[in-house]
Context: one part of a larger RNA
RNA sequence: ACCUCGUUAAGGAACUCGGCAAAAAAGUGGUCGUAACUUCGGGAGAUGGCCUUCCGCCGUCAUGGCGGACGCAGUUAACGUUUCUUUGGCGACUGUUUUUCAAAAACACAGGUCCCUGCUAAACUCGAAAGAGGAUGUAUAGGGGCUGACGCCUGACCAGUGCUGGAACGUUAAGCUUUCCAGUUAUCUUGUGCUUGUCAUAGGAUAGCCGAGAGAGUGAAGCUUCCAGUGAACGUCCGCGGUAACUAUAACCGUGUUAAAGUAGCGAAACCCCUUGUCGGGUAAUUUCCGACCCGCAUGAAAGGCGUAACGACUGAAGAACUGUCUCAACGAGGAGCCCGGUGAAAAUACAGUAAGGGUGAAGAUGCCCUUUACCUGCGGCUAGACGAAAAGACCCCGGGAGCUUUACUGUAGUCAGAUAUUGGAUUUUGAUUUUGGAUGCGUAGCGUAGAAGGGAGACUUUGAGGUCUGGCUUCCGGGCCAGGCGGAGUCGCCAAUGAAACACCUUCCUUCCAAAGGCUUGGUUCUAAUCCCGUUUUACGGGAGACAGUGUUUGGCAGACAGUUUAGGUGGGGUCCUUGCCUCCUAAAAAGUAACGGAGGCGCUUAAAGGUCGGCUAAGUACGGAUGGAAGUCGUACGGAUAGGACAAAGCCAUAAGCCGGCUUUACUGCGAGCGAGAUAUCGCGAGCAGUUGGGAAACCAGAACUUAGUGAACCGACGGUUGCUCGUAGGAGCGCCGGAGAUUAACAGCUAAAAGUUACCCCGGGGAUAACAGGCUAGUCGGGCCCGCGAGUCCUUAUCAACGGCCCGGUUCGGCACCUCGAUGUCGGCUCACCACAUCCUGGAGGCGAAGAAGCUUCCAAGGGUCGGUCUGUUCGCCCGUUAAAGUGGUUCGUGAGCUGGGUUCAGAACGUCGUGAGACAGUUCGGUCUCUAUCUACCGCAGGCGUUUGAGUCUUGAAGGGAGUUGGUCUCAGUACGAGAGGACCAGAUUGAACUAACCUCUAGUGUGCCAGCUGUUCCGCCAGGAGCACUGCUGGGUAGCUACGUUAGGAAGGGAUAAGUGCUGAAAGCAUCUAAGCACGAAGCCUCCCCUAAGAUUAGGACUCAUAGACCCCUCAGAGAUGAUGAGGUUGAUAGGCUGUAGGUGUAAGUGGGGCAACCCAUUUAGCCGAGCAGUACUAAUCGGUCA
Repeated sequence: ACCUCGUUAAGGAACUCGGCAAAAAAGUGGUCGUAACUUCGGGAGAUGGCCUUCCGCCGUCAUGGCGGACGCAGUUAACGUUUCUUUGGCGACUGUUUUUCAAAAACACAGGUCCCUGCUAAACUCGAAAGAGGAUGUAUAGGGGCUGACGCCUGACCAGUGCUGGAACGUUAAGCUUUCCAGUUAUCUUGUGCUUGUCAUAGGAUAGCCGAGAGAGUGAAGCUUCCAGUGAACGUCCGCGGUAACUAUAACCGUGUUAAAGUAGCGAAACCCCUUGUCGGGUAAUUUCCGACCCGCAUGAAAGGCGUAACGACUGAAGAACUGUCUCAACGAGGAGCCCGGUGAAAAUACAGUAAGGGUGAAGAUGCCCUUUACCUGCGGCUAGACGAAAAGACCCCGGGAGCUUUACUGUAGUCAGAUAUUGGAUUUUGAUUUUGGAUGCGUAGCGUAGAAGGGAGACUUUGAGGUCUGGCUUCCGGGCCAGGCGGAGUCGCCAAUGAAACACCUUCCUUCCAAAGGCUUGGUUCUAAUCCCGUUUUACGGGAGACAGUGUUUGGCAGACAGUUUAGGUGGGGUCCUUGCCUCCUAAAAAGUAACGGAGGCGCUUAAAGGUCGGCUAAGUACGGAUGGAAGUCGUACGGAUAGGACAAAGCCAUAAGCCGGCUUUACUGCGAGCGAGAUAUCGCGAGCAGUUGGGAAACCAGAACUUAGUGAACCGACGGUUGCUCGUAGGAGCGCCGGAGAUUAACAGCUAAAAGUUACCCCGGGGAUAACAGGCUAGUCGGGCCCGCGAGUCCUUAUCAACGGCCCGGUUCGGCACCUCGAUGUCGGCUCACCACAUCCUGGAGGCGAAGAAGCUUCCAAGGGUCGGUCUGUUCGCCCGUUAAAGUGGUUCGUGAGCUGGGUUCAGAACGUCGUGAGACAGUUCGGUCUCUAUCUACCGCAGGCGUUUGAGUCUUGAAGGGAGUUGGUCUCAGUACGAGAGGACCAGAUUGAACUAACCUCUAGUGUGCCAGCUGUUCCGCCAGGAGCACUGCUGGGUAGCUACGUUAGGAAGGGAUAAGUGCUGAAAGCAUCUAAGCACGAAGCCUCCCCUAAGAUUAGGACUCAUAGACCCCUCAGAGAUGAUGAGGUUGAUAGGCUGUAGGUGUAAGUGGGGCAACCCAUUUAGCCGAGCAGUACUAAUCGGUCA
């Protein structure tokens, strides 16, 4: 020093992030009395005032009244209770929660509202299922979502998404129906071939068989579309410009967009970046707080808005009271520590014979270099270092994983719907189809309502023709068809017109319609016997439902409820941005090649001519002229000489043109290819020549695209064309292979999969100082400082002072750059504590200049001795402000200092607001909350001992090499109201005095403490009782207090002087006949330097000196304290006052007990300034320092 406690002068929150912590005050009880506000219950024990013991009497037996007594103090101790007030935020409340860092504003809650649910099996949930919960409940019930008492309220938008409802044109699976197609068998048949056959081959027809083939029809939910609804569903709720008679502002106007354009309320807020907004209040002073304002970065109405009494271990602000939180610390008690005896771990440990400074070095050295310092060894302390220990860094990056999300990808439950089986009857209906019967068919011309083809000259008619009446069907409105009545003999065709000739007749059909029947299909109704449910007299009945439901199979849809995965690389860390292949140039260092998130640009084609060949030609621009519409179109002349053009980027190249024009054409060919070039490979490029064929040219010849270099994509996969191959027993057919070209922004372009996004602060693992954040290092753009030049300001005047544009240096405090040590851990801001250093000096000291009269200042030079304040606000550093000061310095030290403290900020897990995101979540945005371990081995440092040395051993006294400490400064007075000055004002120099802060010593005074001193008091136990005491209750509490230790107390200190100097001032004085403080010489000159003052000091290994002694001396041992962790030091050890005791006394307390007296008693008076008393002072050997031992 620490832990747990006790007390504290004066002040009283000045402490601090914050009254944290602590104590203190209050506080049982009784009584009086009690505000705002209020949901009338509360608030409220509001706040606050008074009483409280003992004795006597009275008493309605009340804890009440009256009278008396003592003390500093009467719930006198203890238990138990426990501050109060004012004002915000949030949450209504009581409750609940992260067992082990978060108790909250989070959760819950009563209340509100929306959605679902009508029950034989509710919705919903658990469960392969049976079954169960819901519920032995039934919409006043149950489930789910949101909100969260109560009060006042809850605006606009249905465009998007979701949900609900409706409609339909569309789309849509299996299945079913149907039609084709392929194949094949049998029979028949048409061609062809030959070896003329029961042949081969290519077809066709019919009837079968058969295919995982194709088409059409039908076909639900869903989706799409359309129409609506729905916000207490997910959600969303704008710009721009102008305008009023001061200015300002804009009720107002215009314009654009939208689904709608944020209403009420609230508002720098748990929401406001700028921001410490502005104003007011509170304070001496306020980044907090309260009240307002409104430019709301980015409020806002059930992810509710705004209020609100009560409540809260919540979170702000203020006050009262109170205090050791603090100014500023002191003393005391116990414990631990330390010493002794006993017992006896752990982490950690490369080796250690483990110093400082400067340097070096993987960039911060006990271990390397140089220098300095240091005799050897322990003990107690301290924590600056050993990049200390602990934990293979949690941040960051890389690799891997996991949790979570979603309109990532792919699936799976689940669910919805269809088909089918279980699965039956009847009736009706829809649709298509088959058969039968009946009807139907209108361009123009034509008597007229001519379906097509064929036959055909007659057909029908008393088995009732024409006509007429009634009814029905149909219609192109003119007619057509059918049935019945009357009636009683005809009607039609062939013939003319018409593309086609007659419903005269017959046959076969077509379109449309009707009727019946058959099977199929759609919907409705119904039945009962499958099946299901209920009941019972239980194995069969009765009732209900009923071919539905349920279940199986299958098909389609929805489907983060669940699952598996993906979500690139480069990168001066990562993320964001950018980028990824190819071409051209520069970088590129005269072969080739050559990097960067170096500097510039292009490509992802085009052309039937812009190719081939043959022949011909030569641009741009300028000037002048003409013309004209102009400067520029075309024409002429001259100059010019490639500046032009070459489809396109750039470079190279091009006049013999590769440029421009024209003719004929297709070599923009097939099969090859000696030999070269580039490249890791894969690939890529050039290529004479040969064969075939073709074009141009008279020919030689040229031509296998284009002036050249970009114009692109491996393998797999399937499709297409070709095909001598292979497989499937044969035939047929199919599949495969081979050849050929096509299908890729496979553009992350040597290409992962057919198919893929996010988040993690709930995170995890493996690695990295290969890579970031802190610090160090290097660097110095930025930053800070100096110098040079001197535009300009300064009335004039560059340099009293300030200084632009520029230039040259220095520093290593800012922001950076780099990524060198450290990721098997170098703890991060600020504060506290304790500092050390630099000087570019804030003050004090000494000087020069001044735009210096004095005073006060400005600037520069020297100077680092000392000093350099207290508060409000904020986590702040910083900063602002208040009040002081001589001054309130700037920096460095791992932005000094967390094995020293704190933990307010930042930076884990909880929660909220704003904003962003569909979401999980996120935010150098805000807000409330939130575990700080370590017994010190070495070095270093502060102390204390032991050994040895110092050359004989001791005792006493010293010298001082060296080191350390100290070092500050104000006010007042005198000189002197003088010098100076118009005045106002107002000195230097010199002297005196008194302070502040700091430091040391001490305890006489003052003050604190003072736990074995004295007294008082309460409760209780005990000493048999009374009296008197003792113990316990924090030392029980309270009032005092000796010694000691202390500060708030007292005393003292800084100085003066000497020496050498700095800046500066001079004397003499040359170089340089002058001048000059300098070169020789001489003199001044500072709080600074060396001394002087104080302390340590001969291990000062250079170990010093003097005196005295030597049978000297010292130690052990014992009594001790002026000493002390232990050693040590000091006082003593009988020739003795060392300690204890005793006696006396200083001093403290405050008048003991007993006895006597007074009073009813409590109690009082006297004896008595008594009694008692730790450490103080003195005296006194009563007790104990005995007897001895060791070294020398």

Overview
The part of an RNA shown here (large-subunit ribosomal RNA, half B) has 1192 nucleotides and comes from a Candidatus Nealsoniibacteriota bacterium. Taxonomically the source falls in Candidatus Nealsoniibacteriota (Bacteria, Bacteria candidate phyla). Its Rfam family is "Bacterial large subunit ribosomal RNA". Rfam links the family to the GO terms ribosome and structural constituent of ribosome. The full RNA is in RNAcentral, with records from ENA. Model confidence (mean pLDDT): 84 of 100.